This is a predicted structure of a 64-nucleotide RNA (Fluoride riboswitch aptamer (crcB RNA motif)) from a Clostridia bacterium. The sequence was found by an Rfam model in a public genome assembly. Its mean pLDDT, the model's own confidence on a scale to 100, is 75.

Order: sequence, then C1' cells, then structure tokens
RNA sequence: UUAGCAAAUGGUGAUGGAGUCCGCCGCAAACCACCCCGCGAGGGUUAAUGACUCCUACCAAGGG
Repeated sequence: UUAGCAAAUGGUGAUGGAGUCCGCCGCAAACCACCCCGCGAGGGUUAAUGACUCCUACCAAGGG
C1' cells in the first nucleotide's frame, strides 16, 4: 500500500418526539404495510412503537 474479516461513529425497522433493548445495513446499502381494480397522478383498510414505557398530534363516543 492492497485485499479480506470483525467492528465504532453513523443510518435504518410504512405518519412526529424521548429513554431502554433487539434486528438489518455499513453507503449504487439496509428500510419503504395490506386489500381491490378498468392498472390511472384510481379506490379502500390498519397503525404515530420492531418491542416495552412515555409525550404530543389526530379520530370517535360520553359528560359539564
């Protein structure tokens, strides 16, 4: 110096943020839900989390 392996910072896990844990990627990467259709820049459903604990936003119902 080159190559490989491991791995830190970092990125990421379908809608915002915080803490902990887990998975993936390691940069032309990982990730980017489901259903229907006449496949169109169409229609519909669930969810603010990958998991747990919270904050906020939104929706519905009830009460004053």